[in-house]
RNA sequence: GCCCCCGUAUCCCAACUGGCAGAGGAAGAGGUCUUAAAAACCUUUCAGUGUGGGUUCGAACCCCACCGGGGGUA
Numbered sequence: 001g002c003c004c005c006c007g008u009a010u011c012c013c014a015a016c017u018g019g020c021a022g023a024g025g026a027a028g029a030g031g032u033c034u035u036a037a038a039a040a041c042c043u044u045u046c047a048g049u050g051u052g053g054g055u056u057c058g059a060a061c062c063c064c065a066c067c068g069g070g071g072g073u074a
Base pairs, nucleotide, nucleotide: 001073002072003071004070005069006068007067010026011025012024013022019057028044029043030042031041032040050066051065052064053063054062
């Protein structure tokens, strides 16, 4: 240089392939339990989807460029 994959909440990761951004886990906060703590259980908080543009009534999803990470290849 070329090819492929990935980027969504504080972190990990879903979103049925264009139609309500949270299915789930971790972490944080509050509570139950305990002499106290850990564990367990209950409740709860957190985003506009890497950036910019385009298409569309409507985009995390389609198109273009760029940024970052990983892999392959001479």
Transfer RNA from Nocardioides sp. Root140, 74 nucleotides, folded computationally. RNAcentral records the identical sequence in 3 taxa. The coordinates come from a structure-prediction model, not an experiment, and the mean pLDDT is 80. It matches the Rfam family "tRNA". Rfam links the family to the GO term triplet codon-amino acid adaptor activity. The family's RNA type in Rfam is transfer RNA.